[in-house]
Context: one part of a larger RNA
Molecule: small-subunit ribosomal RNA, 5' domain
Organism: Ziziphus jujuba var. spinosa
């Protein structure tokens, strides 16, 4: 000079666009962030005078709750980030082949009937299904051969037909694995290893594998730096620099990793933020027997901090879940508040006026210089303001559907009207004279500066630089 997720003092008019707890992975009051299907099932309830039809619905069932959203603690690792490889596994989806016979037992639900203060439960009896479970049968699968193991489910409609169901093949997306290089500092850390490195058997896994075990064998890393210790998520990027490189990892994308600590179930798929069990710590309720919870989700509160927004609108867009569909949810998003936190962009008037006015300051002082065409004055214009009238695209093939918003944006009237500071002025550095002060008071980023004529303190005129900003401190090249 240049940059920041910046803070601070002083000082502020507008807009558009991004950004906004770097610190205590510090505790959280409260709302809400994940539901959904009545076209699988049946009990119930309400509208309608019956029927019939609509509707909402606890329960059982299915899918989805591994997405999306947070945070960076932990990790110095095959985590990443690049490149290669084969012994894998895959719900929805798309492509293709085929099958869907026969038969049954139950548990919610409802009822009674009962413990508990609550949370929730315990007995009786009974009921239906795309819950369950059994017989047949089929492709496939156990290296051939033999044996052998082993499926299914129905709704919807008047019909076509369509949505499912199950077995098999192929693809796409996604995942699990291995392995070459890359990946911070310490030797005032020099030896580390016991399933440890390896072969066989066995078990295990989707899959390869000391992934486990049993026996054999000593082997395996390590000065090109094992181990230990200390620091950290990584990367695209970002940011400075002519380049080499040096510094960093907010936002925005893509991977890891975490969910108050530790642990398993289920499930195509988790050891699961907003599922379960257990145990600890902590809040919290109790009738002392027991119970609940987890904001590193949006908001928002205490603390901590130099420092960081509302307990807001809407699902109308765009995505997602579920549904055959209408549709329903969605603090994902789409919007709007708040902050000069960045960037960029406009504006505080524009012409014209000399009695060179009044004042202030300087002055060699009836004077002269300066602020200075700066004000006053005359005109003109309204970007912005205020006050009115219309008023959007964003919505997809047609109807309707817009939070954002009465906004953006055109139009009509008023009236210069509503708007300028901040910091320097001894060199470096653009900008200089007085007064006070008298090594005092105080300045200072380096040299420095003040001790009675200070262009370096303090005021004051003046002037220079940047401007809705401007200086200062941090921190980086």
């Nucleotide at each position: 000079g240049g940059a920041u997720g910046a803070a601070c003092a002083c000082u502020a008019g507008c807009a558009g666009c991004a950004u906004g707890c770097u610190u205590a992975a510090c505790a959280c009051a409260u709302u809400u962030a994940a539901a959904u299907c009545a076209g699988a099932c049946a009990a119930g309830a309400a509208a309608u005078g019956g029927u019939g039809u609509u509707u909402c619905c606890a329960g059982u069932u299915g899918c989805a709750g591994a997405u999306g959203g947070g945070u960076g603690a932990g990790u110095a690792a095959c985590g990443c980030g690049u490149a290669a490889g084969a012994a894998u596994c895959u719900a929805c989806c798309c492509u293709u082949g085929g099958g869907a016979g026969g038969g049954g037992a139950a548990c919610a639900a409802c009822a009674g009937c009962u413990g508990g203060a609550a949370a929730c439960g315990a007995c009786u009896a009974g009921u239906a299904a795309u819950a369950c479970c059994c017989c047949g049968u089929a492709g496939g699968c156990u290296a051939a051969g033999g044996a052998g193991u082993a499926a299914a489910a129905g709704g919807a409609g008047g019909a076509a037909u369509c949505c499912g169901c199950u077995c098999g093949a192929g693809g796409a997306g996604g995942g699990g694995g291995u392995c070459g290089c890359g990946u911070u500092u310490g030797a005032u850390u020099a030896g580390c290893u016991a399933c440890u490195c390896g072969a066989u058997g066995a078990g295990g896994a989707a899959a390869u594998a000391g992934c486990u075990u049993a026996c054999c064998a000593a082997g395996g890393c390590a000065a090109a730096g094992a181990u230990c210790a200390g620091u950290c998520a990584c990367u695209g990027g970002u940011u400075u620099g002519a380049g080499c490189a040096g510094a960093u990892g907010a936002u925005c994308a893509a991977c890891c990793a975490c969910a108050c600590u530790g642990g398993a179930c289920u499930a195509a798929g988790a050891c699961a933020c907003g599922g379960c069990c257990c145990a600890a710590a902590c809040u919290c309720c109790u009738a002392u027997g027991a119970a609940a919870g987890g904001c590193a989700g949006c908001a928002g509160u205490g603390g901590g901090g130099a420092a960081u927004u509302u307990u807001c609108c809407g699902c109308a867009a765009c995505g997602a879940a579920c549904g055959a569909a209408a549709g329903c949810u969605u603090g994902a998003u789409g919007g709007a508040g708040c902050a000069a936190u960045g960037c960029c962009g406009c504006a505080u008037g524009g012409a014209g006026g000399u009695a060179g006015a009044a004042g202030g300051c300087c002055u060699a002082c009836g004077g002269g210089g300066u602020c200075a065409u700066g004000a006053a004055c005359u005109u003109c214009u309204u970007u912005u303001c205020c006050c009115g009238g219309g008023g959007a695209a964003a919505a997809a093939a047609u109807a309707a559907u817009g939070a954002u918003g009465g906004u953006a944006u055109c139009u009509g009237a008023g009236g210069a009207a509503u708007a300028a500071g901040c910091a320097u002025c001894g060199g470096c550095u653009a900008a200089c004279u007085c007064u006070g002060u008298g090594c005092c008071a105080g300045c200072a980023g380096c040299c420095g500066c003040g001790g009675u004529a200070a262009u370096a303190c303090a005021g004051a005129g003046g002037a220079u630089g940047c401007a809705a900003g401007c200086g200062u401190u941090a921190u980086u090249c």